[in-house]
Context: one part of a larger RNA
RNA sequence: UGCUGGCUAAGGGAAUUCGGCAAAUUGGCUCCGUAACUUCGGGAGAAGGAGUGCCUGCCCUGAAGGGGGCAGGUCGCAGUGACCAGAGAGCUCCAACUGUCUAAUAACAACAUAGCUGACUGCAAGUCCGAAAGGAUGUGUACAGUCAGUGAAUCCUGCCCAGUGCAGGUACCUGAAAACCCGGUUCAACGGGACGAAGGGCCUGUUAACGGCGGGGGUAACUAUGACCCUCUUAAGGUAGCGUAGUACCUUGUCGCUUAAUUGGCGACUUGCAUGAAUGGAUCAAUGAGAGCUCUACUGUCCCUAGCCAGUGCCCGGUGAACUUUACAUCCCAGUGCAGAGUCUGGGGACCCCCAGGGGGAAGUGAAGACCCCGUGGAGCUUUACUGCAGCCUGCGGUUGGGUCGUGGUUUUGGAUGUGCAGUGUAGGUAGGAGACGUCGAAGCUUGCGCGCCAGCGUGAGUGGAGUCGACCAUGAGACACUACCCUUCCAAGACUAUGAUCCUAACCCAGAGUUAUCUGGGGACAUCUGUAGGUGGGCAGUUUGGGUGGGGCGCCACGCCCUUGAAAAGAUAUCAAGGGCGCCCAAAGGUUGACUCAGGUGGGUCAGAAAUCCACUGAAGAGUGCAAGAGCAUAAGUCAGCCUGACGUUAUCCUGCAUAAUAAGGGAUGACGAGAGGAAACUCGGGUCUAGCGAACCACUAUGCCUUCUUGAUGAGGGCUAUUGAUGACAGAAAAGCUACCCCAGGGAUAACAGAGUCGUCGCCGGCAAGAGCACAUAUCGACCCGGCGGCUUGCUGCCUCGAUGUCGGUUCUUUCCAUCCUGGCUGUGCAGCAGCAGCCAAGGGUGAGGUUGUUCGCCUAUUAAAGGAGAUCGUGAGCUGGGUUUAGACCGUCGUGAGACAGGUCGGUUACUAUCUACUGGGGGUGUCUGAGGUCUGAGGGCAAGCUGCCUAUAGUACGAGAGGAACUGGGCAGCGGCGCCACUGGUCUAUCGGUUGUCCGACAGGGCACUGCCGAGCAGCUACGCGCUAAGAGAUAAGGGCUGAAAGCAUCUAAGCCCGAAACUCCACCCAAAUAAGAGACCUCUGCGGGACGCUCAUAAAUGAUGAGUUUGAUAGAGUCGGGAUGUACGCACCAAGGGAAACCGAGGUGUUCAGUCCGCGGCCACUAACAG
Repeated sequence: UGCUGGCUAAGGGAAUUCGGCAAAUUGGCUCCGUAACUUCGGGAGAAGGAGUGCCUGCCCUGAAGGGGGCAGGUCGCAGUGACCAGAGAGCUCCAACUGUCUAAUAACAACAUAGCUGACUGCAAGUCCGAAAGGAUGUGUACAGUCAGUGAAUCCUGCCCAGUGCAGGUACCUGAAAACCCGGUUCAACGGGACGAAGGGCCUGUUAACGGCGGGGGUAACUAUGACCCUCUUAAGGUAGCGUAGUACCUUGUCGCUUAAUUGGCGACUUGCAUGAAUGGAUCAAUGAGAGCUCUACUGUCCCUAGCCAGUGCCCGGUGAACUUUACAUCCCAGUGCAGAGUCUGGGGACCCCCAGGGGGAAGUGAAGACCCCGUGGAGCUUUACUGCAGCCUGCGGUUGGGUCGUGGUUUUGGAUGUGCAGUGUAGGUAGGAGACGUCGAAGCUUGCGCGCCAGCGUGAGUGGAGUCGACCAUGAGACACUACCCUUCCAAGACUAUGAUCCUAACCCAGAGUUAUCUGGGGACAUCUGUAGGUGGGCAGUUUGGGUGGGGCGCCACGCCCUUGAAAAGAUAUCAAGGGCGCCCAAAGGUUGACUCAGGUGGGUCAGAAAUCCACUGAAGAGUGCAAGAGCAUAAGUCAGCCUGACGUUAUCCUGCAUAAUAAGGGAUGACGAGAGGAAACUCGGGUCUAGCGAACCACUAUGCCUUCUUGAUGAGGGCUAUUGAUGACAGAAAAGCUACCCCAGGGAUAACAGAGUCGUCGCCGGCAAGAGCACAUAUCGACCCGGCGGCUUGCUGCCUCGAUGUCGGUUCUUUCCAUCCUGGCUGUGCAGCAGCAGCCAAGGGUGAGGUUGUUCGCCUAUUAAAGGAGAUCGUGAGCUGGGUUUAGACCGUCGUGAGACAGGUCGGUUACUAUCUACUGGGGGUGUCUGAGGUCUGAGGGCAAGCUGCCUAUAGUACGAGAGGAACUGGGCAGCGGCGCCACUGGUCUAUCGGUUGUCCGACAGGGCACUGCCGAGCAGCUACGCGCUAAGAGAUAAGGGCUGAAAGCAUCUAAGCCCGAAACUCCACCCAAAUAAGAGACCUCUGCGGGACGCUCAUAAAUGAUGAGUUUGAUAGAGUCGGGAUGUACGCACCAAGGGAAACCGAGGUGUUCAGUCCGCGGCCACUAACAG
């Protein structure tokens, strides 16, 4: 002297600070007493007040330990005497509450919660786990279980179903595979059709589902406002409430209260950027280590620090790490340099070494920056990104069987059916064909059924008892005489098949019984499982999510082409440089042949005008040329007309694209062959006067093209070549959305944020000119437009240093610099009488303070003041502090987003590492040199400083001045504030020296002590201290601004040119203080000395971390002991007596009185060698 822990502080009492953080206060028990509010339980230990020890006696009670009381006595500063042990009150926000949470930065307003609401679910349920078997809920059953939202109670919960979702419905539309039908020369691939599930379309419902809940204009007899009206528009236009909010940008809104002062708090208003109703709204007693504010009490938080204690740091002995370490003989300033140097340049400084200290620098150590960018890096999450996969829904097949009744399809058998006209009459077609059928019952009759063109036909039953039909006429076709094959339509039966309903039981499933086999009951060809097809499908997975870019993002396209400028007279040439275009158009706006001349102007001419059409003259281009610009064009490429299609096929070369290497598509030019157009011909023509108007491979379409395979031909299909079309505009061409603050990796100072550097538009300051106003008058004062500088504080710009890290705002502490000066000093002008001002000049010595709000810097405000200046030092200062703000992880609100999430929007909470190597600095020492070695005393070159600065009062003086009101100064005196140095007699603090009181406990009692923060409390010497006390000038020199003298240049004038005199807190001295001979020219004086002086040792303190310094060392008061003085405390132990009372007495008894200003103690002083300073 610091740290850590602890104790105490006069006066003030939160002035500290983001914030009463920390500390202090309170505290136990008994009694009294206790507000608002309230869910009537609370609040409540509310608040506030009184008491509390010991002794003696008595009363009540209990078995007792004990408990409850009364009276009297008595001591102390203090009686829960120590330990233990709530500070309280008021207002607001949030969450109802107890509870839970980020093990290791967040305990909260977040989570949970009871309560409320919705959804699913009848049990083989719903939900969940699992590949399945199986399992959980649950051996529960809707008063149950699961899921979701909200979050006690109270008062309530508005409007919207258009979107998205969910649920239901569905005539119709769409809708896969299989089966079916048709086509496909046969078969097949394949194509088409019809049928048609879920789903979708469509309709309806549903918000305590996801969610949403407007704009403009006018209007009342002051103004303002707008009950009212108009209009656009929506699915609906925000209701009740609440409201500047944890939500309000503007904003420190406005008003009121609180305060001296309030970016705070509370109460209101409310135009609410962007409140609002179970994404709950409002309110609210109680509760809260929650957030904000206030008051009382209290305090070292502070004014403003001081003292003390313990441990450590320091010194000695022992033991003994780590980080770090390119090197080094490791100073300062200025400059330079990759723009911030111990090492470079210049100047300065500088003998060698050690110890302690606090940390300015080493862009200190620590960690390949976490911010930012980049990577065709990663991961987590989201979704209406892309592509899939579970799961779920649905169709079909299998597992899968049997009946019955329907309704279809195909096929077989049998039967029936078939009417144009003519014709016996209801003639299906073709072929054969002259007979066929019949007692196994023909014709006829009765009756039923079916069909029907209403004429009849077919057929069943009964009766009947022998015939009926054909060949001839008519017809395109001739017999239902008969036979065969077929067609239309229909019936019956069978087979196969589809489908609907229903029944069954044996697959299969469930339950029960049974050891098993199996049985019984229930369900049942459903379901399950499986294959396949359609739908749904962030539940899960894999990925993508462009580039340029004065960082990135947002914006934009400078990403493919064309023209002009930039572009610097070859060519080429960049920027998110300047100015513009293209992604077409045209069957004529193309080819050719021929003809013509434009725009404008002047004159003339009906309607007719500035411009219509006509005539004349003039007119090199001022027009036109499809579209940009530039070239070009009158022989025209411009204008008009005729005929045409060269806007051809095949092919070669060159140029351009792409300067000078290579390079695709595309574009252009010149030819050859063929076929053409125009022209009399020569000739011209492969689009547009030239430079823009564009696109690879794969795949697909088209072709009447060519070759080829299945196969010989045909048909169909496939393959190849060629050509056309379809596009990649990020235009030499991936198939593709987001978030990350939970983040990660590789890198980058190739690239941002801080700081530096450059610049200085902006900013600040100054100047030039002087329009103007100032009553007149530019310049007392103010000063526009315009112009020129300086500074490097603001904000930009640049992107030069740093991304293997230079810690980021503000405050604090501490130091220093600048001046463009706020005060103080000296001057000048004044629209300066004085006082007080205004403006300017010189001047940086000193000073420049305290509070309220806010994290603030800043600013506003309050009261003072001589004044409350501005700026720099890595926006000085985190190896000094703080951590309020910003800027991780948690959470809330508003807004945005479907969402994950986001917000220079708000809000609550939220780890600040480092033992100092070098250097620098502040101090303390050792050594060496200085030519003999020492001791003592000095000088002072040079250095530092503010040692002072300022105010008030007073005399001058109510004077100068002034009409008055008012009202100075020079000079002198006194006091005060701030600062500096020193001190402790006083006052105050401390005082773990000491003395005393006292609680609990222990040492058996007494005495005397230990422990409990020194146990607590009272007092307190020395010492150390401030809140106490002392001191804290005047002057000289040279100057600044300025004032002058003399005085020319310039016969005057002039402070100046030569010369001279004044003139300021600044400068230099002086004075005072500090250190100072390593001041290398190494100083001076005195003394001793050539056997000198010092050091060590020992006792110590006026000194002190260690060293050092100083006193002393027996010739001695250096320290200790002793004694005396002085002082602190406050009257010791023991004994005697007294004492409220009790007791028959002995005696018990808190306490008191006396002995006793006692006892105890002393870091101070005197005396005194008793002890130790010896020996060396």